Transfer RNA from a Propionibacteriaceae bacterium, 76 nucleotides, folded computationally.
Rfam family: tRNA. Rfam's curators write: Transfer RNA (tRNA) molecules are approximately 80 nucleotides in length.

RNA sequence: GGAUCCAUAGCUCAGUUGGUAGAGCACUUCCCUUACAAGGAAGGGGUCGUCGGUUCGAGCCCGGCUGGAUCCACCA
Repeated sequence: GGAUCCAUAGCUCAGUUGGUAGAGCACUUCCCUUACAAGGAAGGGGUCGUCGGUUCGAGCCCGGCUGGAUCCACCA
């Protein structure tokens, strides 16, 4: 330098053919318990890496950039 893949909640990850974003764990409150843990109920938390484009509408399609992983090539 080239190719491919990845970036979504605090963490690990889903998200089908473009139609307004979810699970598990964690966190908060309550129940239970003498307390704690476990268990049960409810709840909070997201500009979907970033900047643009397409579209009535983008997490999803297209381009640039940033970061990460793998492979290939080059280098004296």

NCBI's taxonomy places the organism under Bacteria, Bacillati, Actinomycetota, Actinomycetes, Propionibacteriaceae. Model confidence (mean pLDDT): 80 of 100.